The RNA shown here (Guanidine-I riboswitch aptamer) has 111 nucleotides and comes from Cohnella herbarum.
The coordinates come from a structure-prediction model, not an experiment, and the mean pLDDT is 81.

[in-house]
RNA sequence: UAAUAGGCUUUCUAGGGUUCCACGGUGCUCAGCAAGGUACCGGUUCGGUCCGAGAGGAAGCGCGUCUUCCGAUAGCGAAGAUGAACACGGCGGGAUAAAAACCCGGGAGUA
Numbered sequence: 001u002a003a004u005a006g007g008c009u010u011u012c013u014a015g016g017g018u019u020c021c022a023c024g025g026u027g028c029u030c031a032g033c034a035a036g037g038u039a040c041c042g043g044u045u046c047g048g049u050c051c052g053a054g055a056g057g058a059a060g061c062g063c064g065u066c067u068u069c070c071g072a073u074a075g076c077g078a079a080g081a082u083g084a085a086c087a088c089g090g091c092g093g094g095a096u097a098a099a100a101a102c103c104c105g106g107g108a109g110u111a
Base pairs, nucleotide, nucleotide: 007061008060009059010058011057012056015051016050020048021047022045023042024041025040026039027038028037029036063083064082065081066080067079068078069077086106088109092104093103094102
């Protein structure tokens, strides 16, 4: 100095909030306590839905290398084996209802 497969997708988790559901509170409704309905408030409500990792897990696709087969001996293709290492990290900003380990971002910076 460089990262170009340090690729893409799905799923789960750590984590995250509060649109919806549930839960709790208050008011109204109901002749009336309750139940029900409805409006507002509460995530300082365990949760379901939801968001969710480059530096967390799994799977699939794709990729690299080698061998064998096919073959027109350039290449393409098929099968098998194997590789895919490392990775400290803000402030601030952005999206969504909202927040975040999401996105900016394997960025700035540090070692």